[in-house]
The part of an RNA shown here (small-subunit ribosomal RNA, central domain) has 350 nucleotides and comes from Corynebacterium maris. The full RNA is in RNAcentral, with records from ENA and SILVA. It matches the Rfam family "Bacterial small subunit ribosomal RNA".

Context: one part of a larger RNA
RNA sequence: CUGGGCGUAAAGAGCUCGUAGGUGGUUUGUCGCGUCGUCUGUGAAAGUCCAGCGCUUAACGCUGGGAUUGCAGGCGAUACGGGCUUACUUGAGUGCUGUAGGGGAGACUGGAAUUCCUGGUGUAGCGGUGAAAUGCGCAGAUAUCAGGAGGAAAACCAAUGGCGAAGGCAGGUCUCUGGGCAGUCACUGACACUGAGGAGCGAAAGCAUGGGUAGCCAACAGGAUUAGAUACCCUGGUAGUCCAUGCCGUAAACGGUGGGCGCUAGGUGUGGGGACCUUCCACGGUUCCUGCGCCGUAGCUAACGCAUUAAGCGCCCCGCCCGGGGAGUACGGCCGCAAGGCUAAAACUC
Numbered sequence: 001c002u003g004g005g006c007g008u009a010a011a012g013a014g015c016u017c018g019u020a021g022g023u024g025g026u027u028u029g030u031c032g033c034g035u036c037g038u039c040u041g042u043g044a045a046a047g048u049c050c051a052g053c054g055c056u057u058a059a060c061g062c063u064g065g066g067a068u069u070g071c072a073g074g075c076g077a078u079a080c081g082g083g084c085u086u087a088c089u090u091g092a093g094u095g096c097u098g099u100a101g102g103g104g105a106g107a108c109u110g111g112a113a114u115u116c117c118u119g120g121u122g123u124a125g126c127g128g129u130g131a132a133a134u135g136c137g138c139a140g141a142u143a144u145c146a147g148g149a150g151g152a153a154a155a156c157c158a159a160u161g162g163c164g165a166a167g168g169c170a171g172g173u174c175u176c177u178g179g180g181c182a183g184u185c186a187c188u189g190a191c192a193c194u195g196a197g198g199a200g201c202g203a204a205a206g207c208a209u210g211g212g213u214a215g216c217c218a219a220c221a222g223g224a225u226u227a228g229a230u231a232c233c234c235u236g237g238u239a240g241u242c243c244a245u246g247c248c249g250u251a252a253a254c255g256g257u258g259g260g261c262g263c264u265a266g267g268u269g270u271g272g273g274g275a276c277c278u279u280c281c282a283c284g285g286u287u288c289c290u291g292c293g294c295c296g297u298a299g300c301u302a303a304c305g306c307a308u309u310a311a312g313c314g315c316c317c318c319g320c321c322c323g324g325g326g327a328g329u330a331c332g333g334c335c336g337c338a339a340g341g342c343u344a345a346a347a348c349u350c
Stems, first nucleotide, its partner, number of pairs: 003322004007304002012318001014201004021194003025088002029084003033081002035077008049065006091191001092188003095184005103177007115149007125136002162169002206247006215241002220236004258317006266295012299306002323350003332343004
């Protein structure tokens, strides 16, 4: 290079936006760049291929032809791709009318519970475990009642349910704000899809500065267990967990399944919206669109399984894989305060 692949065998970037690039709806005219036809020139000779001939044959040699898949020029064709141009509305977007939602940010705020403090009642235990002990308690604990302080998290509702690009999002109220869906078919008129680089977002842990600290709790201490026990269990307990600001940039960041568009039996449940029928209303039925699940046909698959939310049938674009170990390591570079991250080998070995 030609290939075959990427749910679980190696392989989908954590996610989004977007530059270059690649790809791109219907239609009019035009150009003739790609594309196609034909002709001419050139594509040295030798070699190669074919035919014939010459050395007794062959090797070898000679003659002729072909090929030389290319390039340039002339003439022609114009379906398809392309350039310019005309129009269109189904792709895309906008407007308008509605609508559901833990989507995001900030401020304010209620209640339950744990802990602590003060006071009352009250007396000898409490706590903990497989059993214990460390621990707490006559300086009055545990229990119980009243009052107070403070921090963190949100029972029930709650769902196989909702929202978000992903990470993720849940007490309540207000303010600001993003996206979706349905209806209308008023407007723009291909404005689209993907996206190498790049930029932004990105759980937890961790880092920096300042605050905060109720509970929980790495480290640590003690008690047990045990042959030992640097553990599992118990009593304590600091970073941390929380807030603000700035870093870090990873994950089983998983649907282990990149994005977009079209097509391909059904059944059933559920969230949102519309239309129609029924009906006093409610309920119910039919149907259209849009999500989230389950089952299943064709088809696919090594099987498991997937199956209109495809892993089916096709097209476009990106990313990635190419035996195991060495190794996601070394070296170099870039990034980071650090921890480390990204990129990424080889020797050797099976």